Molecule: transfer RNA
Organism: Candidatus Endomicrobium embiratermitis
RNA sequence: GGGCAGUUAGCUCAGCUGGAAGAGCAAUUCCCUUACAAGGAAUAGGCCGCAGGUUCAAGUCCUGCACUGCCCA
Numbered sequence: 001g002g003g004c005a006g007u008u009a010g011c012u013c014a015g016c017u018g019g020a021a022g023a024g025c026a027a028u029u030c031c032c033u034u035a036c037a038a039g040g041a042a043u044a045g046g047c048c049g050c051a052g053g054u055u056c057a058a059g060u061c062c063u064g065c066a067c068u069g070c071c072c073a
Base pairs, nucleotide, nucleotide: 001072002071003070004069005068006067007066010025011024012023013022019056027043028042029041030040031039049065050064051063052062053061
């Protein structure tokens, strides 16, 4: 330098054919317990890597850039 994959909640990851952003774990509060753990209920936490474009509508499609991993030279 070229190619491919990835970037979504604190962490690990879903998100289909463009149409209301989710799960598990973690956190907070409550119940339970003498207390802790386990268990049960609830809550908070995202402007989806950045910037543009297409569209009535973009996590999803297109372009550029950044970062991570793999391959080629």